The part of an RNA shown here (large-subunit ribosomal RNA, domain IV) has 330 nucleotides and comes from Candidatus Hodgkinia cicadicola. The coordinates come from a structure-prediction model, not an experiment, and the mean pLDDT is 86.
Context: one part of a larger RNA
RNA sequence: UUGCGCUGAAGGAACUCGGCAAAUUGAACGCGUAACCUCGGGAGAAGCGUUGCCCCCUCGGCGCAAGCCGAGAGGUGGCGUAACACGACCGGGAGGGGCGACUGUUUACCAAAAACACAGGACUCUGCCAAAUCGAAAGAUGAUGUAUAGGGUCUGACGCCUGCCCAGUGCUGGCAAACAAACGGCGGAGGUCUCGAAGCUUCCGCCGCAAGUCCCAGUCAACGGCGGCCGUAACUAUAACGGUCCAAAGGUAGCGAAAUCCCUUGUCGGGUAAGUUCCGACCUGCACGAAUGGCGUAACGACUCCCCCGCUGUCUCCAGCGCAAGCCCA
Numbered sequence: 001u002u003g004c005g006c007u008g009a010a011g012g013a014a015c016u017c018g019g020c021a022a023a024u025u026g027a028a029c030g031c032g033u034a035a036c037c038u039c040g041g042g043a044g045a046a047g048c049g050u051u052g053c054c055c056c057c058u059c060g061g062c063g064c065a066a067g068c069c070g071a072g073a074g075g076u077g078g079c080g081u082a083a084c085a086c087g088a089c090c091g092g093g094a095g096g097g098g099c100g101a102c103u104g105u106u107u108a109c110c111a112a113a114a115a116c117a118c119a120g121g122a123c124u125c126u127g128c129c130a131a132a133u134c135g136a137a138a139g140a141u142g143a144u145g146u147a148u149a150g151g152g153u154c155u156g157a158c159g160c161c162u163g164c165c166c167a168g169u170g171c172u173g174g175c176a177a178a179c180a181a182a183c184g185g186c187g188g189a190g191g192u193c194u195c196g197a198a199g200c201u202u203c204c205g206c207c208g209c210a211a212g213u214c215c216c217a218g219u220c221a222a223c224g225g226c227g228g229c230c231g232u233a234a235c236u237a238u239a240a241c242g243g244u245c246c247a248a249a250g251g252u253a254g255c256g257a258a259a260u261c262c263c264u265u266g267u268c269g270g271g272u273a274a275g276u277u278c279c280g281a282c283c284u285g286c287a288c289g290a291a292u293g294g295c296g297u298a299a300c301g302a303c304u305c306c307c308c309c310g311c312u313g314u315c316u317c318c319a320g321c322g323c324a325a326g327c328c329c330a
Base pairs, nucleotide, nucleotide: 001325002324003323004322005321006320007319008318010316011315014314019311027051028050029049030048031047036041038157052079053078054077055075056074057072058071059070060069061068062067080084092309093308095306096305097304098303099301100300104116105115120155121154122153123152124151125150126149132141133140134139158296159295160294161293163226164225165224168223169222170219171218172217173216174215178213179212183208184207185206186205187204188203189202190201191200192199227245228244229243230242231241254288255285266282267281268280269279270278
C1' cells in the first nucleotide's frame, strides 16, 4: 500500500451521475393502522408496547400413587440486571411522478428493461382432399380438428373512447370499349424444285383469343395522410367573424416544454438559504393525437426520476485493530 473483517469523537449525504457501498430495520405476541380502491386490496401500512427468573395457576402424556416429562393462556404476585426476541438466522420506512396492467420471458459469457409474452380487443383468410406450412414427389403437419374451428396481421388487463380522408399504393368486387402472348385462321411475298401445282419452310399483313393492365366501384383496428395567406370587436391585446388560394381530407376528443419542445435553464407557482433535475399549471405542439392506439387507472416492478424520516466512515478527514499478501532475511 492492497484485499477481507471490525471499531470510531463531533457532524450526518456536506460524498457522488446516483446514498453506490455500508449502516439502520429485523423475531413472537398484543394494540393500532391513512389516502386511494377493480372492495380483493393498500397491510407486516405507518406507529406503539411487551419479552428474563421465581411463585400462583391451566392443559396434555405417562403412572395405582408420590411424582416425572411437555406445553403454556391468565395473575392489581415477587426478584434481580448495563442489557431479558440470552445474542445465530431474521423487512428500513413514508410521499409524489414516468413507463409497463399484472405472474411470467430475454441478449448462455458486459444490457432483465418502459424490450418480448400475456389474458382481452379487432381485421382478414379458410366449407374440409380447408386455408396455411414442409416436401421436385409420394406424403406429412394443420387434425383423428370442422367457422364457439384453424391460419395470418395489428393492438395489448380494466375504464372512457377510437374523429375526418378511398386522390396515391394495396386488397376485394365489377367489367362495355381499349391494349394484348403462345396458338389458330385468312391473304401476300420469298426459298426448296429445271419450271409449274401440291407439300415443307422463312417473312409480312389482317382476323379470332385468357388472366392481366386500363377502366368503374367499395374498403383505413389496410399502407398511409390529416393546409396556407390577409383582414376584422369602442384602451390595448386577441379574434367568435369575413375574404382568398390549394387539397382526397385539412388533426375531432383527449393530452401537451412531454421517454415527444429546437429556441430553452420557456413563463408562473411549489419545494431549497440557494433547484439546467422534480411536481402543478400555461399552450407559442421546431416536430402529440386516437388499436405503428389516445387519455386515465387500484394492484404489481432487483425498472426509472424527485422529495422526506431514520441510519450511517459515502463525506468533512481520516484514525486504530485483526487476518492475508506486498518488502527484507533465512